This is a predicted structure of a 75-nucleotide RNA (transfer RNA) from Candidatus Iainarchaeum sp. Lineage of the source: Archaea > Candidatus Iainarchaeota > Candidatus Iainarchaeia > Candidatus Iainarchaeales > Candidatus Iainarchaeum. Rfam family: tRNA. Its family is annotated with triplet codon-amino acid adaptor activity in the Gene Ontology. Model confidence (mean pLDDT): 84 of 100.
Formats: sequence, structure tokens, C1' cells
RNA sequence: GCCGUGGUAGCUCAGCCUGGUUAGAGCACCAGACUCAUAAUCUGGGGGUCGGCGGUUCAAAUCUGCCCCACGGCA
Repeated sequence: GCCGUGGUAGCUCAGCCUGGUUAGAGCACCAGACUCAUAAUCUGGGGGUCGGCGGUUCAAAUCUGCCCCACGGCA
């Protein structure tokens, strides 16, 4: 330098192919219940604007251009 895969909550990921309900799950965190107390369990809650900037569209996490980062392959 070229090719491929990936980047979404604190962490691990789904959703993307086929654009359309208010962006979700588990774990973690906070509060409450239970307990003598802790853990476990149960209930509730906060936390994102989807790697960045543009383009297309009535509408973009999703399609598209460029760039950044991580991993792998070729040279």
C1' cells in the first nucleotide's frame, strides 16, 4: 500500500441483509422489598442519540462517499 471483518449503554452483544412503533437484552450500577446482617432472590429506576463528517430520502444505527480506530490476511 491492497483486501476482509468489526466499532451500538460501564462491559459482552442483538438489531443492519429487506430504511419506518419511542434504539433493545444480559451482566454491572442505584433504590426498595425480604433478612439480625450480608449474599442470593423479587420489584422498580438511571444510563446511548449507534466511531467521526458529509450525501440520498418525507424518514438513516440500517443505504452511500471519505476519514479514524482495532483485529486478521496479502505484499